[in-house]
RNA sequence: AUCGGGAAAAGGCAAACAGGCGGAAACGUCUGGGCGCAAAGUUACCGGCCUAAGGCUUUGAAAUAUUGGGAUUUCGAAGUUAAGGCGGCAGAACUAUCGAA
Numbered sequence: 001a002u003c004g005g006g007a008a009a010a011g012g013c014a015a016a017c018a019g020g021c022g023g024a025a026a027c028g029u030c031u032g033g034g035c036g037c038a039a040a041g042u043u044a045c046c047g048g049c050c051u052a053a054g055g056c057u058u059u060g061a062a063a064u065a066u067u068g069g070g071a072u073u074u075c076g077a078a079g080u081u082a083a084g085g086c087g088g089c090a091g092a093a094c095u096a097u098c099g100a101a
Stems, first nucleotide, its partner, number of pairs: 005098001012037002017032006035088001041094003045091001047089001048086003054081011
């Protein structure tokens, strides 16, 4: 120095949960908390997972104009969709503390 890590020590991070704030939500963030973590440090590049505001499709009701077929608008329902998220889900990339067997 590299691989490995089960020792010791120093320090580090912080799940659930509770409260504040942001967000349509997923979730993020701050404070408390501490389940765990040797990359539980960073990055959504690949796979995966979560959400579905907006969009699209279908549909119900109402309104409007129309001879009619049909059209438009508003409100609601269902489906679908990431341009939103998750690194404490795996891969990949980059960086890093200690140092015994």

Predicted 3D model of a 101-nucleotide RNA (c-di-GMP-I riboswitch aptamer) from an uncultured Rhodospirillaceae bacterium.
The prediction has a mean pLDDT of 83.
Its Rfam family is "c-di-GMP-I riboswitch aptamer". Rfam's curators write: GEMM was predicted in a large-scale screen for bacterial structured RNA regulatory elements.